Source information: A computed fold for a 503-nucleotide part of an RNA from an uncultured bacterium, annotated as small-subunit ribosomal RNA, 5' domain. It matches the Rfam family "Bacterial small subunit ribosomal RNA". The RNAcentral record of the full RNA draws on ENA.
[in-house]
Context: one part of a larger RNA
RNA sequence: GGAUGAACGCUGGCGGCGUGCCUAACACAUUCAAGUCGAACGGUGACGGGACUUCGGUCCCCGAUCAGUGGCGGACGGGUGAGUAACGCGUGAGCAACCUGCCUUUGCCCGGGGGAUAACAGCCGGAAACGGCUGCUAAUACCGCAUAACGUAUUCGGACCGCAUGAUCUGAAUACCAAAGAUUUAUCGGGCAUAGAUGGGCUCGCGUCUGAUUAGAUAGUUGGUAAGGUAACGGCUUACCAAGUCUGCGAUCAGUAGCCGGACUGAGAGGUCGAACGGCCACAUUGGAACUGAGAUACGGUCCAGACUCCUACGGGAGGCAGCAGUGGGGAAUAUUGGGCAAUGGGCGAAAGCCUGACCCAGCGACGCCGCGUGAAGGAAGAAGGCCCUCGGGUUGUAAACUUCAGUCAACAGGGAAGAAACAAAUGACGGUACCUGUGGAGGAAGCCACGGCUAACUACGUGCCAGCAGCCGCGGUAAUACGUAGGUGGCGAGCGUUAUCC
Numbered sequence: 001g002g003a004u005g006a007a008c009g010c011u012g013g014c015g016g017c018g019u020g021c022c023u024a025a026c027a028c029a030u031u032c033a034a035g036u037c038g039a040a041c042g043g044u045g046a047c048g049g050g051a052c053u054u055c056g057g058u059c060c061c062c063g064a065u066c067a068g069u070g071g072c073g074g075a076c077g078g079g080u081g082a083g084u085a086a087c088g089c090g091u092g093a094g095c096a097a098c099c100u101g102c103c104u105u106u107g108c109c110c111g112g113g114g115g116a117u118a119a120c121a122g123c124c125g126g127a128a129a130c131g132g133c134u135g136c137u138a139a140u141a142c143c144g145c146a147u148a149a150c151g152u153a154u155u156c157g158g159a160c161c162g163c164a165u166g167a168u169c170u171g172a173a174u175a176c177c178a179a180a181g182a183u184u185u186a187u188c189g190g191g192c193a194u195a196g197a198u199g200g201g202c203u204c205g206c207g208u209c210u211g212a213u214u215a216g217a218u219a220g221u222u223g224g225u226a227a228g229g230u231a232a233c234g235g236c237u238u239a240c241c242a243a244g245u246c247u248g249c250g251a252u253c254a255g256u257a258g259c260c261g262g263a264c265u266g267a268g269a270g271g272u273c274g275a276a277c278g279g280c281c282a283c284a285u286u287g288g289a290a291c292u293g294a295g296a297u298a299c300g301g302u303c304c305a306g307a308c309u310c311c312u313a314c315g316g317g318a319g320g321c322a323g324c325a326g327u328g329g330g331g332a333a334u335a336u337u338g339g340g341c342a343a344u345g346g347g348c349g350a351a352a353g354c355c356u357g358a359c360c361c362a363g364c365g366a367c368g369c370c371g372c373g374u375g376a377a378g379g380a381a382g383a384a385g386g387c388c389c390u391c392g393g394g395u396u397g398u399a400a401a402c403u404u405c406a407g408u409c410a411a412c413a414g415g416g417a418a419g420a421a422a423c424a425a426a427u428g429a430c431g432g433u434a435c436c437u438g439u440g441g442a443g444g445a446a447g448c449c450a451c452g453g454c455u456a457a458c459u460a461c462g463u464g465c466c467a468g469c470a471g472c473c474g475c476g477g478u479a480a481u482a483c484g485u486a487g488g489u490g491g492c493g494a495g496c497g498u499u500a501u502c503c
Base pairs, nucleotide, nucleotide: 001503002502003501004500006499007498008497009496010495013372014371015370016369017368018367019365020364021330026328027327028326030325032323035072036071037070040069041068043066048061049060050059051058052057079283080282081281088208089207090206091205092204093203094202095201098200099199103196104195106193107192108191109190111145113143114142120135121134122133123132124131125130151176152175153174154173155172156171157170158169159168161166181188182187209255210254211253216246217245218244221243222242223241224240225239226238227237228236258280259279260278261277262273263272264271265270285306286305287304288303289302308319309318310317311316336362338361339360340359344358345356346355347354348353375405376404377403378402385396386395387394388393409444411439412438413437414436415435419430447492448491449490450489451488452473453472454471458487459486460485461484462483468475469474
């Protein structure tokens, strides 16, 4: 000098774009943050319309709504950085050892049955959370059967390819496996297989902080055989057999740490960092476990255990903000319990649409960067006042006053967007915002630090090794350009200094 997610002191006019718990992965009141589908299903049946009526009501149509069964989505999106020195990440390869819902391509199929169950009704238990028994019912819920190949498995051939285990194509035989309907008749779905796309899983080469005042570490440990398990290879697991495996090219242990694209600095080499944005990983009160599912060992799912908090009729229950806001606490320190789904994107739905604290906006903070303003020109009686003085004057100083102007920002008034596209129509939170026009008048808008040398900028007074200053050298003990105040000057300017950290 540059830089910062900064803080502190003094000061503070406006706008744009960014950015804002770095500390306690501490504890959390409250609202919201993941639902949707009636074109899968049985019910419920408001409003309205119609028919009948003994005027009590009954039936039919339409069908808002509601809980339930069922489907898809809650594995994405959002948060955090605790753990992790690891195939975690980065980079480059491999899988002849793998999976992939929704989407696209192509081919084929959709036959015929069955038994339940929630809702509902009745009864019962419980303070509640919730649960039990009996009875009824539907489905794209569940279960047999049929059909069966370009599917899978085994066996027997043929062709061909590969770095190896081996792979691919093809012929035959045997065995096995499927489905669901809805409807406004336009379609939308269902099953099997095929190829793709997308997303993942696994393996390997290389790279990835410090310590030897850590030198030995290891028993599923290292390898083999067999079996099990997995989508898949594999000590992944188990039994048996062998005694191996890693290590001075640093094993093991300990400390520290999420990694990268990148950011800062530097001429570069390098050094430091990993906030915001993007990719990957890990975690979701602590520890463990599986279920469902194409996908989780699942932040707003389940079960168990621990700590904590809450409710309780003491028998038993409920909870998890490292989602958005917000509260307490910690701290030098970090924001609103805001608006909207208008846009972009996501989930569901045939659609209308619903949901979306993702997102888009607004609010707060000079926290950062950038831009603008606080007036411009003229103006010497060089006014008054202040300060200095050798008392002549000098300086503040064209500075002010005064004259003439322009109107930026702000204020008020009038007009007023783009962002809106998807068939037409409709549709804007921001927002009466940006922007344009007009009105008046210098009117509402300047500070901070320094002035001994380094280092741009000097005098007076006060103080008297005191009070104090200080980044280093050093100032202060009676003439202090170094302390304090004033005048003046220098620097930067809505900021200026200080502190901390990096280069």